Description: Large-subunit ribosomal RNA, domain VI from an Oscillospiraceae bacterium, 261 nucleotides, folded computationally. The full RNA is in RNAcentral, with records from ENA. Its mean pLDDT, the model's own confidence on a scale to 100, is 90. Its Rfam family is "Bacterial large subunit ribosomal RNA".
[in-house]
Context: one part of a larger RNA
RNA sequence: CGCAGGAUAUUUGAGAGGAGCUGUCCUUAGUACGAGAGGACCGGGAUGGACGUACCAAUGGUGUACCGGUUGUCGUGCCAACGGCAUGGCCGGGUAGCCAAGUACGGACGGGAUAAACGCUGAAGGCAUCUAAGCGUGAAGCCCACCUCAAGAUAAGAUAUCCCACUGAAAAGGUAAGGUCCGAUGAAGACUACAUCGUUGAUAGGUCACAGGUGUACGCACAGUAAUGUGUUAAGCUGAGUGAUACUAAUAGACCGAGGG
Numbered sequence: 001c002g003c004a005g006g007a008u009a010u011u012u013g014a015g016a017g018g019a020g021c022u023g024u025c026c027u028u029a030g031u032a033c034g035a036g037a038g039g040a041c042c043g044g045g046a047u048g049g050a051c052g053u054a055c056c057a058a059u060g061g062u063g064u065a066c067c068g069g070u071u072g073u074c075g076u077g078c079c080a081a082c083g084g085c086a087u088g089g090c091c092g093g094g095u096a097g098c099c100a101a102g103u104a105c106g107g108a109c110g111g112g113a114u115a116a117a118c119g120c121u122g123a124a125g126g127c128a129u130c131u132a133a134g135c136g137u138g139a140a141g142c143c144c145a146c147c148u149c150a151a152g153a154u155a156a157g158a159u160a161u162c163c164c165a166c167u168g169a170a171a172a173g174g175u176a177a178g179g180u181c182c183g184a185u186g187a188a189g190a191c192u193a194c195a196u197c198g199u200u201g202a203u204a205g206g207u208c209a210c211a212g213g214u215g216u217a218c219g220c221a222c223a224g225u226a227a228u229g230u231g232u233u234a235a236g237c238u239g240a241g242u243g244a245u246a247c248u249a250a251u252a253g254a255c256c257g258a259g260g261g
Stems, first nucleotide, its partner, number of pairs: 001152001005163007015149004021049007033038001051106005059100004066093005071086006110144003117137004164261001166173002178256004182198005203249003206245005212238003219232005
C1' cells in the first nucleotide's frame, strides 16, 4: 500500500514445511517342517539404541552482584575489624535463570489409490489365457491421518462485537470505536516486534515477612602464657524466588483515526 466505511477479537485452511528409523527378549512353540541336526510364517507382549520436541519437580552442571575459609601485599593512624590487587588470587558450597549427562513424550493405529507380484471372470483364437471389456488382493513407498506455519490464498475468505447521518461547495478539518507516541517493565527481545501495567494502579525499585543458600558474624564475657576454644548464637549475612505493602517512579499530556460504505 492492497483486501471498496473505520476497528477489535475469534477462526476456516488453498498451500508449505516437519516427522517417517531400528535392535533384542518373551510367548505362540521346541509347534508346523525335517531322518536328524536344526527350526519358523502368522499373531500377541516386553524392553532398548540412535534421532526429535518440550521441560527443570527430582539427579546434576554453571551460577565473575550470594555465603564461608585462606596466602601474599598495599591501604583505612595503630589494635581489632574491613577494603583493593594478585585468573572470581586460590579453595569449599550455592538461589533464580540457562542447561544435559536428567525427566516426560513422539515415530504409531487406521483409511484410500497403487508398484512388482498373485488372482476371478473372459474372448479375439469352440480349447487355453490375470486383460483385450470388467472385477479383486497387494509395500517401510504415494494421498490422507500426526505436528507446525498459513487469507498478499490479489480468487485477498468466514463469524461475533464496537463506532457511526459532524463542519465544509470541494479540498480538507475536528472527532467516534479503536490505536500510536510517552512512561514502569518482562520467563519477549539485536533494533523492531510481542506481552503486562500506567494512580479506578502491585509494572519495576524500596521496605516487611517467608523460602532457599551459607554455616554460628561483630562486640563483649569466660578459659588459656599464647595460638585458640567456649558462651551470647543453628547466629550474622544473603542476586535474580514467593507473598504483602503505594514509600519512590509509571505524572501531565500530544497525535492518528470513519462519515453511511